[in-house]
Molecule: transfer RNA
Organism: Caloramator quimbayensis
RNA sequence: GCCGGCUUAGCUCAAUCGGUAGAGCAACUGACUUGUAAUCAGUAGGUUAUUGGUUCGAUUCCGAUAGCCGGCU
Numbered sequence: 001g002c003c004g005g006c007u008u009a010g011c012u013c014a015a016u017c018g019g020u021a022g023a024g025c026a027a028c029u030g031a032c033u034u035g036u037a038a039u040c041a042g043u044a045g046g047u048u049a050u051u052g053g054u055u056c057g058a059u060u061c062c063g064a065u066a067g068c069c070g071g072c073u
């Protein structure tokens, strides 16, 4: 230099063919317990990397940029 993949909650990851962004763990609250842990119930937490475009509507499609990983030279 060229090519490909990835970027979503604190962490690990889903989200079919474009139609309300979810799960597990972690955190917090309550129940239970002499207390802790475990268990059970609940709550909160998101600019879907950034930016522009298409669309009635974009995590999803298209372009650009940034970061990370891999391959080729």
Stems, first nucleotide, its partner, number of pairs: 001072007010025004019056001027043005049065005